[in-house]
This is a predicted complex of two RNAs, RNase P RNA and transfer RNA, with 465 nucleotides together. The coordinates come from a structure-prediction model, not an experiment, and the mean pLDDT is 78. Rfam match: Bacterial RNase P class A. Rfam's curators write: Ribonuclease P (RNase P) is a ubiquitous endoribonuclease, found in archaea, bacteria and eukarya as well as chloroplasts and mitochondria. It is annotated as a ribozyme.

Formats: sequence, C1' cells, structure tokens
RNA sequence: CUCGUGAGAUGGGCAGCCGCGCAUCGGAGUGGCAACAUUCCGGUGGGAGGAAAGUCCGGUCUCCAUAGGGCAACAUGCCGGCUAACGGCCGGGGGGGCUCGCUCAAAGCGGGUUUUACGGAAAGUGCCACAGAAAAUAUACCGCCUGCGGCAACGUAGGUAAGGGCGAAAAGGUGCGGUAAGAGCGCACCGCGGCCGCGGCAACGCGCGCUGGCAGGGCAAACCCCAUGUGGAGCAAGACCAAAUAGGGGAGCAGGAGCGGCCCGCUCCGUUACGACUUCCGGGUAGGUUGCACGAGCCUGCGAGUAAUCGCAGGCCUAGAGGAAUGGCUGCCGUCGCGGCGUGCACAACGCCGUGGCACAGAAACCGGCUUAUAGUCGACCGGGGUCC
RNA sequence: UCCUCGGUAGCUCAACCGGUAGAGCGGGUGGCUGUUAACCACUAGGUUGUAGGUUCGAGUCCUGCCCGGGGAGCCA
Repeated sequence: CUCGUGAGAUGGGCAGCCGCGCAUCGGAGUGGCAACAUUCCGGUGGGAGGAAAGUCCGGUCUCCAUAGGGCAACAUGCCGGCUAACGGCCGGGGGGGCUCGCUCAAAGCGGGUUUUACGGAAAGUGCCACAGAAAAUAUACCGCCUGCGGCAACGUAGGUAAGGGCGAAAAGGUGCGGUAAGAGCGCACCGCGGCCGCGGCAACGCGCGCUGGCAGGGCAAACCCCAUGUGGAGCAAGACCAAAUAGGGGAGCAGGAGCGGCCCGCUCCGUUACGACUUCCGGGUAGGUUGCACGAGCCUGCGAGUAAUCGCAGGCCUAGAGGAAUGGCUGCCGUCGCGGCGUGCACAACGCCGUGGCACAGAAACCGGCUUAUAGUCGACCGGGGUCC
Repeated sequence: UCCUCGGUAGCUCAACCGGUAGAGCGGGUGGCUGUUAACCACUAGGUUGUAGGUUCGAGUCCUGCCCGGGGAGCCA
C1' cells in the first nucleotide's frame, strides 16, 4: 500500500409540491335511543427503530385470598458485585485453544490474546456400539518367568500388567533399586487425595510443612441427588357507560365456582330441588370511553467506582393507531454500478453527459435484557499478500 | 396474547434406552409380450429444515434461527 473475517459507531442530506393519521384551539354542521362518535373550513404542535422483529428471559401494571401449606412440575447452577428484577451485565478464579519468550529439543515455567451451560460420578440406578483377552466386583490373547511332561517342536499348571496388540477410553508417570520374571513391592522426583499454615470477602492460590502408596475411567445438554428460585392469568388484563334478551327449553347431576397438575385450607353459591353447576338446543350483542403515554424517561456537566453502575446539579417533554397514520412525486447534492465522450501512452486517473440503484426492516399497554437481520461509510484491532529502507 | 404439534429419498411414512438411515409408491436399465399395462430381476437417489454445542459417536440430547399445521379467548 492492498485484500479479508469478526466486533464497535453511524444508519443519506437540503428544498419544493401533493397527501396520511394524532393532539389542541376557533367557527359551522352531521350521525346515534344513548354512551359517544364524526365531517368541512382556518390556525398551531409534534409523527418509527437500532433492531420497532423473534416473543426467548426478567419486571411494571391489572384481576383472581393485598397469594396461604404440602407434593409434583419447571428453571438456574465457580466466586464477588451491579440492578426493580433476570437465565442479563461487570470484575475475578479455575479449565481449554492459539501464539510468543526462556530452553539444543521435549516437558515445564512465564507473557499476550481468545474462549468457557463451570454444583455433585466417593448416595443410588443406567449406558459405554465395533474392535479387543479384558470396558469397571478388573482381566492373561501374544509375550516374559517358574514347575512338571517331552530328545525337540510344543503341551500343561501357576506367576506376571514392565513390553506388544485393540480401542475414543486399558486402572498414576519417569528413573533407580528389587525380583525367577515382574509389580508402589521399596525409594527419589512429578502428579493425586487428606490435614495444617499463610494470602484473599470468596471462588481459589502458595508452601524443599505433615501425612496416605494411590482405592474409585468417561457420560448428569442419561435418570437422579443437592442448593436456590417460581401462586395463576394476561391490556381480548381490568374499570366504566350504553344497548339487547326468552335470566327460555331439553338432558345430566349433589356438590360446584374462584383455583388453570393434585391434595389441604380460605371465600362464595347450592344441598332433595321453584335446584348451584355441566352440557346441548335456542336467543342476544358483536357499540363507546378508559386503561394509554411524566417514565426503573432523555440530554449536558461534575463526582464515586477497575468496570457494570450509582449520586448530585441544570435543562427538556419526545408517536399513540385500532383492518391499524408516519407516504408519494420532482430538483440538487452524496455514494455505487454500467455505457458514451474528452484530456491522456493507457483497460490508470480526472472531468462532462446519460441510465439504473442506495441495506435490514414498520411502533400496537409499557420498561430492562438476550437473540437474529443489516447496503454503504468511519476509525481501531487482528490475519493474508506485496513494496521500500 | 397464550397453548401445542411437526420438518427424514420426488411423494407418503418408519428408525428401541444415542451405535452410523430403511419400506411402499414413483424414476432408470434389462427381461417377458406382436405392443402397452401388469409381472420378474437389477439399480440410482439423503450433509435427516438450518447454525452451533454435549458425547468416542447425534435423525434421536441441549441451545439459537427458518418454515409450516392446529387450538383457545363476549353476554345470558
């Protein structure tokens, strides 16, 4: 210099014309039994996002006992912090990957970067295909050693996990001693378990401190165990108003509803039927207002903290539809591709003209996260390639 | 808004407690027949919707996406 992945920020600009829906003010009307809604004219104000998306977590809010007990079910799972809360975020610990340095090299140690669904396998149950002698109370296929038989090849009875072989995985590793051959059988170092001491809030780390020869491989995103948490439903929650009707008929049935997997408990309704409740038939309404936009709110500055985040001060008000508005056209600029012309050695570069495009995507009660999608541009990190010193 | 089921060969469906994916129809080639159908023999065809993870090993277990199907919600 160039190319590329991932992550972050940003998410075309200006002007004109015509529209859309919302709020509000003034004027004139209309519909409806009503609640209320709406049309026209004029004015004013503001009108999508970083994900508004998926609806995957957590909450606010509302109703049901201002939410009770137990079981079941589900979720989470190293430690500390943040937060309204979380399965989210921040910091740390342990483990893994890549890379660099020390080193002749390996092992090991240290640094950088990146990643991690990371409680328990010594409570129990289960699974581990094929191969292999053996896959978890260990085991003897080859090999090695000893006894016996045999001239020998070999056979047979034992010992042996050091070597071979199988496998994803083979029952601590290296060395020395030891032995018939071997073996933690003994010892040294490394690894592992337990105790102790020190450091740290803790996870955990360190220890030429003590101790145990070491028994128990993997899988819990297998059942399960342990700890912690979760009452249920959801804005079609719910509240108010208006309208309507046949609170009618048949059948079931003594319990039922709130209470949505079960039991208990609480409240209400019913308890021999003029009958709660269930179901079928039949009937009615399928309208309006509210909830609903001041909130864990946004911006700026200062301060605390490694950070997530928090505190203080000042300023600001910022979409509210309901088959669902937030759009269309034109011009200029920006940017990308293609074609033509000109300058030019040139298919480079620059200028002019024409033409086509400019991502992902659209609020629906609200908020905090997560996940996924995203053209072009920007700056930084990393990786590949090239050139110069 | 909430609940629930599914995606495997061209089509319809299997696949146990995770052990390496099959059947029928359809397609192709050959045979039989004067010819076609039927019948007989042989054969091809799959990254199990997709991207990751757990595991020695994933259609199966877990997570995130994509696509599709079904159901519930007024009054008395």